[in-house]
RNA sequence: GCGAGGAAAGGCCAAACCGGGGGCGACCCCGGGACGGAAAGUCACAGGACUCGAUAUCCAGGAGGGGUUGUGUUUCGAGUUGGCUGGGCCGCCCUA
Numbered sequence: 001g002c003g004a005g006g007a008a009a010g011g012c013c014a015a016a017c018c019g020g021g022g023g024c025g026a027c028c029c030c031g032g033g034a035c036g037g038a039a040a041g042u043c044a045c046a047g048g049a050c051u052c053g054a055u056a057u058c059c060a061g062g063a064g065g066g067g068u069u070g071u072g073u074u075u076c077g078a079g080u081u082g083g084c085u086g087g088g089c090c091g092c093c094c095u096a
Stems, first nucleotide, its partner, number of pairs: 005094002012037002017032006035083001041089003045086003048081007056073002059070002
């Protein structure tokens, strides 16, 4: 110097939920709060999930046709999620 591993010491982060704010929304920010975390530091490259918009199509509403609306599905575009998975980079202490 590297270092599987983990909690001895010093510490660190902060789920759900609540309050305030931002966004069409997923979600994000601040404060409180701790479920948990050895990378729960950071990065949206790949995959997954979610949101919005558009397109095509199925179904429903209809006497028929057209238009329109709603839900589902396909495709495309834009976004969210790092505490969904993989991966990159940086990092405290002790140690085989």